Context: one part of a larger RNA
RNA sequence: GAGUAGCGAUAAAGGGAGUGAAAGGCUCCCUCGCCGAAAACCCAAGGAUUCCUGUGCAACGUUAAUCGGCGCAGGGUGAGUCGGCCCCUAAGGUGAGGCAGAAAUGCGUAGCUGAUGGGAAACUGGUUAAUAUUCCAGUACCUUUAUUUAAUGCGAUGUGGGGACGGAGAAGGUUAGCUCAGCCGGGUGUUGGAUAUCCCGGUUCAAGCGUGUAGACGUGCUGCUUAGGUAAAUCCGGGCAGCUUAGUUGAGGCGUGAUAACGCAACACUCUUAGGAGUGCCAAGUGAGUGAUACCAUGCUUCCAGGAAAAGCCGCUAAGCUUCAGUUAAAUAAAGACCGUACCGCAAACCAACACAGGUGGGUGGGAUGAGAAUUCUAAGGCGCUU
Numbered sequence: 001g002a003g004u005a006g007c008g009a010u011a012a013a014g015g016g017a018g019u020g021a022a023a024g025g026c027u028c029c030c031u032c033g034c035c036g037a038a039a040a041c042c043c044a045a046g047g048a049u050u051c052c053u054g055u056g057c058a059a060c061g062u063u064a065a066u067c068g069g070c071g072c073a074g075g076g077u078g079a080g081u082c083g084g085c086c087c088c089u090a091a092g093g094u095g096a097g098g099c100a101g102a103a104a105u106g107c108g109u110a111g112c113u114g115a116u117g118g119g120a121a122a123c124u125g126g127u128u129a130a131u132a133u134u135c136c137a138g139u140a141c142c143u144u145u146a147u148u149u150a151a152u153g154c155g156a157u158g159u160g161g162g163g164a165c166g167g168a169g170a171a172g173g174u175u176a177g178c179u180c181a182g183c184c185g186g187g188u189g190u191u192g193g194a195u196a197u198c199c200c201g202g203u204u205c206a207a208g209c210g211u212g213u214a215g216a217c218g219u220g221c222u223g224c225u226u227a228g229g230u231a232a233a234u235c236c237g238g239g240c241a242g243c244u245u246a247g248u249u250g251a252g253g254c255g256u257g258a259u260a261a262c263g264c265a266a267c268a269c270u271c272u273u274a275g276g277a278g279u280g281c282c283a284a285g286u287g288a289g290u291g292a293u294a295c296c297a298u299g300c301u302u303c304c305a306g307g308a309a310a311a312g313c314c315g316c317u318a319a320g321c322u323u324c325a326g327u328u329a330a331a332u333a334a335a336g337a338c339c340g341u342a343c344c345g346c347a348a349a350c351c352a353a354c355a356c357a358g359g360u361g362g363g364u365g366g367g368a369u370g371a372g373a374a375u376u377c378u379a380a381g382g383c384g385c386u387u
Stems, first nucleotide, its partner, number of pairs: 013031006032384004040364004046344002050342001051075006060068002080141002082340003086119003092113003098107003122139005142336011153321002158316004166303004172296003177290005182203006188196001204261001208256004215249003220243007228236002262285001267280005304307001350359002366378003
C1' cells in the first nucleotide's frame, strides 16, 4: 500500500427461554423461508476414527463462539445364512516341456493365477449415547462330520446332460405402491354458519412351510437295436415297435407362521431443565379402484451382426472294491473357523494445495398437475449455504 480488496452462490430470517465472563451465529420451543428424481434414504469406490460421551477454546473455522469434521480423555464396529476368504473360470498375467535368440531375453501348449461373471443357506420385531439380516425374542433354513437303524452296486481328473447367456418389439397375468370407502379412536371451536354428506389421526404384519393357480415349455414311459460321444457305458445321440398326453417350470393368491408382534387417545407409574421423555395397559386392523420402469420372464414374437467359460449339480461306466468299503433314506448329536462391519459417501470427511459454486458408479425415489423421472407446489426427511 491498507484497516483497502475480500469474507466463496441473493434458499431468509424473526421472537422467547437456557447456558455463559461475553450470544446475530450454540441448545430447546414457536413462527417464517428453501430442497423434495433431492439439497431425502441405502450401497460401491475412496477416506481412516472424522462416529458417541465428557471436557476445553491457544491454534484450526475467511467474523464471534459457550459451538465444531478442532485440542484432550474415555467409549464404540459382535455374523454358519450380508460381503470377502473358499470352489469355478473370462480378458489379462505367468508359464513345466517346446520354439526363437550370441546372450539378456522374447513367444507360447498343458497347467497355475486372475472377478467386473457362475456357485449352499434368514426373516420379522425389539434393543444402545454410539452396532445390528451380526446382540436379544420368536419362527426358519443350508452344508459337513459322527453314531444308530433299515435298504443296497458303488466307483473319475474320463464321458454325457445341465449350468448357458444377443438386439429390438408387443401383449397378458400379477404384486409393491397409491387413492377412496368402510371400520376404530379423538375433536365440536376467539368470526355469520357447522353433531354433520363435518374435521384430525390410525387402519401395519416377513422369511419359512403347505397348496400349485394366471401362464410358459412341451410329448412321456416301456421294450428291442445301434458305423457316433478318443476306451467302456445300462447314460447321451441315431433307428424301430407298443402304450400314452404325461412331465418340467411358474409369479401371485390362499392357509399357516401369528390367541404372537406392532399399534392412537385416555389412564397408571417413574424421571424431568416443567417444554416433555420413558415404561405399562392397548381399539380398529376390512373392501373396492388404480397400478408400475418390479415379478412371471434366461418367457413370447421378430431380426441378423448369430450373441463367454468352467465348476458346483444330475446321470453313465473304466481301473478297482464287492460280509468290508461305498451309496441311499430316516433319526439323533456335533461343527460352521478367519477377515470386513463405526462414520462420511453428489460431499466441509472422496478427487481437486482450501470447510473450493468443479468432478464422482449403482439402487429406492410418495402426493397434486401431467404422456412423463418435464414443470410448479408439497409429504417423509433434510436444510437457511460460518461475517

Record summary:
The part of an RNA shown here (large-subunit ribosomal RNA, domain III) has 387 nucleotides and comes from a marine sediment metagenome. Its Rfam family is "Bacterial large subunit ribosomal RNA".